[in-house]
This is a predicted structure of a 473-nucleotide part of an RNA (small-subunit ribosomal RNA, 3' major domain) from a metagenome. The coordinates come from a structure-prediction model, not an experiment, and the mean pLDDT is 83. It matches the Rfam family "Bacterial small subunit ribosomal RNA". Rfam links the family to the GO terms structural constituent of ribosome and ribosome.

Context: one part of a larger RNA
């Protein structure tokens, strides 16, 4: 100087407390562990692994295993040879490929009309390819974490023998080392905060595909509603109490908004030799008829069991049935895919319109209304299993999603424990995207209903600043 301290002081965080809703029991869906296994590739491991890489393993992906093949190679450039390039079909085989045949095709540039290059392809030979093989404790790059916490430094000065100090402490204030005062310090840089984007208000300007006086429809307009570009508007600007005549705090006014109005982007100098050699790059070791390459088949989906994240549910604030409102953000051509008919339904048939403010996905759902059920393991729950069917795909048996019947398990609110949330927040109800032939209880988003509580900082976690105290570095 730094770390620690079951020292002390001051302040902060859903850290506790006051609440509300879960989690630990149930089934199921998902990951992990650890067991099996030819394989059950491979990484992640307290908070910062475990619905993570994975925005989607039927084959392929795939790296693993078993078998079947291949060695200048599946892919790159070098030389040489012959052929333009492309292609159609048969056998046998699980295919990877092997085998015999060739039907068709001759293009481009140069040309001294013999040839000769480019560019693809076959065959040779070796330089050499390939490695998701090994080390994240060699390494870039990227990324978690404390922690969006307010801290981390420098330059000249001064002080100290010297590590080092000051500055950056002090008295106030703040979300903030934010800003005022005072000071042997004066400035300065990274940070904070502003600019950047989305939302809350409004003026202008533009009016199709949007709006609209109307039953439609043309037609007409651009008031409204929206769309999307420029602007305005929130600064503690105003009053007032208070403060140290300062920063600031409290209240108020006027406003759609009030003291950071709400979201997000954005992560100082550092910590974990955190994490990634398997996004990619890359130094060294290692494999080179195999640790490379193809290919069929499994397998990553196993199943005594432990754990984490999730969906359902145990019901009357509830289940059924009828009837019948109001959204946002999206996405569409190998797409989306109406209105009509067929099916009980999954779905079929068909193919209007639609590179989409036009048309389609798309019916919001809870909520509303009427009626029924009447405290049960039931008209809750919906696992499981049976049949039968539907859809994608070359192919749903290991192993896919839906639908109809019919079976109707557990489960009556959950121990210790322990998790999230402080406002359009939780909680609780649909809706859409990416990925993607198919496959979403997950992940990213969107919008409708919409609380309840904060007394306060004693204590529990973590964090800051100042000081004590240390035999630790």
């Nucleotide at each position: 100087u730094g770390a620690c301290g079951g020292g002390g002081g001051c302040c902060c965080g859903c850290a506790c407390a006051a609440g509300c809703a879960g989690u630990g029991g149930a089934u199921u869906a998902u990951g992990u562990g650890g067991u099996u296994u030819a394989a059950u590739u491979c990484g992640a491991c307290g908070c910062a692994a475990c619905g993570c890489g994975a925005a989607g393993a039927a084959c392929c992906u795939u790296a693993c295993c078993a078998g079947g093949a291949c060695u200048u190679g599946a892919c790159a450039u070098c030389c040489a040879a012959c052929u333009a390039a492309c292609g159609a079909a048969g056998u046998a085989g699980a295919g990877a490929u092997a085998c015999a045949u060739c039907a068709g095709g001759u293009g481009c540039c140069c040309u001294u009309c013999g040839g000769g290059g480019a560019a693809a392809g076959u065959u040779g030979a070796g330089a050499c390819a390939g490695g998701u093989g090994g080390u994240g404790c060699a390494u870039g790059g990227u990324u978690g974490u404390c922690g969006u916490c307010a801290g981390c430094u420098c330059g000249u000065g001064u002080c100290g023998u010297g590590a080092g100090a000051u500055g950056u402490u002090g008295g106030g204030u703040u979300a903030a080392g934010u800003c005022c005062c005072g000071c042997a310090a004066c400035g300065a840089g990274c940070g904070c905060a502003a600019c950047c984007c989305c939302u809350a208000u409004u003026g202008u300007u533009a009016g199709u595909u949007g709006c609209u006086a109307c039953g439609a429809a043309a037609g007409a307009g651009c008031a409204c509603u929206c769309u999307a570009g420029c602007g305005a508007g929130a600064c503690u600007g105003c009053c007032g109490u208070u403060g140290a005549c300062a920063a600031g705090a409290c209240g108020g006014a006027g406003g759609a908004a009030g003291g950071c109005g709400g979201g997000g982007a954005c992560g100082a100098c550092g910590u974990c030799a955190a994490a990634u050699c398997a996004u990619c790059a890359u130094g060294c070791c290692c494999c080179u008829u195999a640790u490379g390459u193809c290919c069929u088949g499994g397998g990553c989906u196993a199943c005594a069991c432990a754990c984490g994240u999730a969906a359902u549910a145990c019901a009357a604030u509830g289940g059924g049935u009828a009837c019948a409102a109001c959204a946002a953000a999206g996405a569409g051509a190998a797409g989306c895919g109406a209105g009509a008919c067929c099916g009980c339904a999954a779905g079929g048939u068909g193919g209007a319109g639609c590179a989409a403010a036009a048309c389609u996905c798309a019916g919001a759902a809870a909520a509303g209304u009427a009626c029924u059920c009447u405290c049960a393991g039931u008209u809750c729950a919906g696992a499981u299993u049976g049949u039968g069917g539907g859809c994608u795909g070359c192919a749903a048996c290991c192993c896919g999603c839906c639908c109809a019947c019919a079976u109707g398990a557990a489960g009556u609110u959950g121990g210790a424990g322990u998790u999230g949330c402080u406002a359009g927040u939780a909680a609780u109800c649909g809706c859409g995207g990416a990925u993607c032939u198919g496959c979403a209880u997950g992940c990213c988003g969107c919008g409708g209903u919409g609380a309840a509580u904060a007394c306060g900082u004693u204590c529990c976690c973590g964090g800051g600043c100042c000081u004590c105290g240390u035999a630790c570095a």